[in-house]
RNA sequence: GAGGCGAGCUCUGGAGAGCGGUGGGUUCGACCCACCCACCGAAGGGGUGAGGCGAGUCCAGGUGGGCCCGCCCGAUCUCUCAGGUCACAGGACAGAGGGGCGG
Repeated sequence: GAGGCGAGCUCUGGAGAGCGGUGGGUUCGACCCACCCACCGAAGGGGUGAGGCGAGUCCAGGUGGGCCCGCCCGAUCUCUCAGGUCACAGGACAGAGGGGCGG
C1' cells in the first nucleotide's frame, strides 16, 4: 500500500417453560402489586477445558519429564443470581444490507 475479516446501525427469521395458588388493586383483561409453589434458558451474569505462564520439588543430564500449588483461559456445556413461563415486548444466534469505527 492492496485485498479480505469485522463493529455501531437497519430489515428479516428466531426456541423454551403455569392463562398456577392466596390476598389487595382494578380500566374487570390472560392486567398491576405482594407472597408462595412449580418450571424455562437463547438478554446479562457466575462456574468450568484443552492449553499457556509462573513457583516449589524429584528424576534426567540433548533444550526435557513427573508430582504439586497459583494465575490466565471457550461455549449453544453448566448454575439459575438476574430475566422469563397466552399475546405484546425481550431474545443468544443466523441471513441480507451497511460501513472504513476497530483490530